The prediction has a mean pLDDT of 83. The part of an RNA shown here (small-subunit ribosomal RNA, 5' domain) has 516 nucleotides and comes from a Bacteriovoracaceae bacterium. The sequence was found in a public genome assembly. It matches the Rfam family "Bacterial small subunit ribosomal RNA".
Context: one part of a larger RNA
C1' cells in the first nucleotide's frame, strides 16, 4: 500500500446492487418447511337451504374428512463435526456393473382365484394406541396360459410377464382414440467400483502388520476384491518417511504480488461427509434415509405410575456463548421441483419486502454575484495580520425532501373459448399446429413521469516533532499525559491538554485484529 463475512470509538442525508452466528455440530417454546392423484378402488358425512302427511324427503354432494392403492418423500434446503482417505482434483479403466421417470424401436396385454383395510359390532387402555369377530373393492396380492424376446447351458432343455382407467360411436357384441401395464433392445442422463499422478506439520514418532500379504474351495454383491469364511503358504509396508501423533472437509476460485510465490476455501458453483450420540437393517430403481423404522445411551416433556412422546447443522424465532451477525414478514405472479390427463394442489426452493454505512458504486448537503475586506474569534512588533467571498445582502436552481396526479416492463412458449389445417380413425371423439378473443403480478400504486412548495431537513473524523501533507498562543512543569519507530514532558513544550489556524480523507473517518 492492498484486502476483509469483520469488531470497537466518534459521526451519519439519499439511492442501486450485494453481504450478514467466523464463537456452542450448545439446548430449543411456537408456527410453517412434502405432498399429490376420484381418469386405480370400495365406502361416505355434517352445518346450512327448501319441501313436508311432522314419519321424513330433496339439495348441500358423490363434496369434506378418513382408508386401500400409485408416484414422490434418496430431489430441493442446512451444516462442516468427522475424515490425511481413491475423500477431493485431474487423466483413464469397467470384457467386473446398475438405473424409476424420459426418448426411440419390437412384441404382447388371454383366462381365473383367495384375501384385506375402510366399515359394523364387541372389548382393553389415562393416553399413545391395541385386540377379536363379521362384510367388501381394486392398476393391491397369487396361480394358470402364451413366450416376440431375455437368462442359464456345448446342446437337448429349463426358467421369466402383464392391469386396467377415461372419452367417443353402438340396443348389444364390439370398434376406436388416449393414458397406462408387461417382456426386450438401444439412447440420453445419473450413479457404483478400480487405477496412475497431485495437494500438510512433527523423526524430540523408526520400525509397522495375523484377515495381516498371497493362493484354493465356498458364501455374498448390480459388480471386482480378505468384502466374509474354511484350509494352505509366509508373506506385505518402510529414510523416495511406513507406523504414530497433531491439524484439516476438498476443488473451481478468493486476497495479495510485476511475476514466481505466499495466504485462504464466507457468499456463488462442483464433489464428499453428517443429521441428539452409537449401532442396525427394512422398503425401494435409488437410502442403510435431516422433518422414516428398530435397539441402546444422554437430555427434555406428558402420565391415572401401568406406560408413552421428542430431536431446527430447513425458514423465521428464543435462551446461552461471544467483540460480533437480521423479520416468529408477503407471494406462489415469475423460474425450478413433486403429484395429476388436465384444471389445479403443494413448495420458508425461489421471487420479493423488512433490519444493519457490513461492503462496493452513484448522488447530494447548493449555484452565481457579493469588500465597508462588517461584527465576533485568534495572533500581534499595537502599525496591523488572519479567519475571508467566507458570512450577511441580491439573483437563481430543485438532485434529495413534502404534497397531489398519472403510472410500468417483468406475462408467455401458460390457461380457457372460438375458427381453420394436417395425422389417426367408422367418426364432427382424440391428438398436434396456426390465428383471434378473454384471462393471470407477491413485489406495488413501487420504479418512472408531471405539477406545486421549499436553500429549506443533510458534515464529520483523524492528524499537524521527523518518517509524513499540515504552526502559533495559553495551561501544565519528568506531574498529568503521549507514543507505530526514533522518542517528547524536570517553567519560554510546533511532540501532553485546550483554543485559533492548517493538512488529509469524506458519509464516512480513525483504532484494533488477520493475510499478502
Nucleotide at each position: 500500500g492492498a484486502a476483509c463475512g469483520a469488531a470497537c470509538g466518534c459521526u451519519g442525508g439519499u439511492g442501486g446492487c450485494g453481504u450478514g452466528c467466523c464463537u456452542a455440530a450448545u439446548a430449543c417454546a411456537u408456527g410453517c418447511a412434502a405432498g399429490u392423484c376420484g381418469a386405480a378402488c370400495g365406502a361416505g358425512a355434517a352445518a346450512g337451504u327448501c319441501c313436508u302427511u311432522c314419519g321424513g324427503g330433496a339439495u348441500g354432494a358423490g363434496u369434506a374428512g378418513a382408508g386401500u392403492g400409485g408416484c414422490g418423500c434418496a430431489c430441493g434446503g442446512g451444516u462442516g463435526a468427522g475424515u490425511a482417505a481413491c475423500a477431493c482434483g485431474u487423466a483413464g479403466g469397467u470384457a467386473a456393473c446398475g438405473u424409476g421417470c424420459c426418448u426411440a424401436u419390437u412384441a404382447g396385454u388371454g383366462g381365473g382365484g383367495g384375501a384385506u383395510a375402510a366399515c359394523a359390532c364387541a372389548g382393553g387402555g389415562a393416553a399413545a394406541c391395541c385386540u377379536g369377530u363379521g362384510c367388501u373393492a381394486a392398476u393391491a396380492c397369487c396361480g394358470c396360459a402364451u413366450g416376440u424376446g431375455a437368462a442359464a447351458g456345448u446342446a437337448a432343455u429349463u426358467u421369466c410377464a402383464a392391469a386396467g382407467g377415461u372419452g367417443g360411436c353402438g340396443u348389444a357384441a364390439g370398434c376406436u382414440a388416449u393414458c397406462g401395464c408387461u417382456a426386450a433392445u438401444a439412447g440420453a442422463a445419473c450413479g457404483g467400483c478400480c487405477u496412475g499422478c497431485g495437494g500438510c506439520g512433527u523423526a524430540u514418532u523408526a520400525g509397522c502388520u495375523a484377515g495381516u500379504u498371497g493362493g484354493u474351495g465356498g458364501g455374498g454383491u448390480a459388480a471386482u476384491g480378505g468384502c466374509c469364511u474354511a484350509c494352505c503358504a509366509a508373506g506385505g509396508c518402510g529414510a523416495c518417511g511406513a507406523u504414530a501423533c497433531g491439524u484439516a472437509a476438498c476443488u473451481g476460485g478468493u486476497c495479495u504480488g510485476a511475476g514466481a510465490g505466499g495466504a485462504u476455501g464466507a457468499u456463488c458453483a462442483g464433489u464428499c461427509a453428517c443429521a441428539c450420540u452409537g449401532g442396525a437393517a427394512c422398503u425401494g430403481a435409488g437410502a442403510c434415509a435431516c422433518g422414516g423404522u428398530c435397539c441402546a445411551g444422554a437430555c427434555u416433556c406428558c402420565u391415572a405410575c401401568g406406560g408413552g412422546a421428542g430431536g431446527c447443522a430447513g425458514c423465521a424465532g428464543u435462551a446461552g456463548g461471544g467483540a460480533a451477525u437480521a423479520u416468529u414478514g408477503c407471494g406462489c405472479a415469475a423460474u425450478g421441483g413433486g403429484g395429476g390427463a388436465a384444471a389445479c394442489c403443494c413448495u420458508g426452493a425461489c421471487g420479493c419486502a423488512g433490519c444493519a454505512a457490513c461492503g462496493c458504486c452513484a448522488c447530494g448537503u447548493g449555484a452565481g454575484u457579493g469588500a465597508g475586506g462588517a461584527a465576533g474569534g485568534u495572533c500581534u512588533u499595537c502599525g496591523g495580520a488572519u479567519u475571508g467571498u467566507a458570512a450577511a445582502g441580491c439573483u437563481c436552481u430543485g438532485u434529495c425532501c413534502u404534497u397531489a396526479g398519472g403510472g410500468a416492463a417483468a406475462a408467455a412458449u401458460g390457461g380457457u373459448c372460438a375458427u381453420g389445417a394436417a395425422c389417426c380413425u367408422a367418426a364432427u371423439a382424440g391428438c398436434u399446429c396456426a390465428u383471434g378473443g378473454c384471462u393471470u403480478g407477491a413485489u406495488g400504486g413501487u420504479a418512472c413521469c408531471u405539477a406545486a412548495g421549499a436553500a429549506g431537513a443533510a458534515a464529520g473524523c483523524a492528524c499537524c516533532g521527523g518518517c509524513u501533507a499540515a504552526c502559533u498562543u495559553c495551561g501544565u512543569g519528568c506531574c498529568a499525559g503521549c507514543a507505530g519507530c526514533c522518542g517528547c514532558g524536570g517553567u519560554a513544550a510546533u511532540a501532553c491538554g485546550a483554543a485559533g489556524g492548517g493538512u488529509g480523507c469524506a458519509a464516512g473517518c480513525g483504532u484494533u485484529g488477520u493475510u499478502c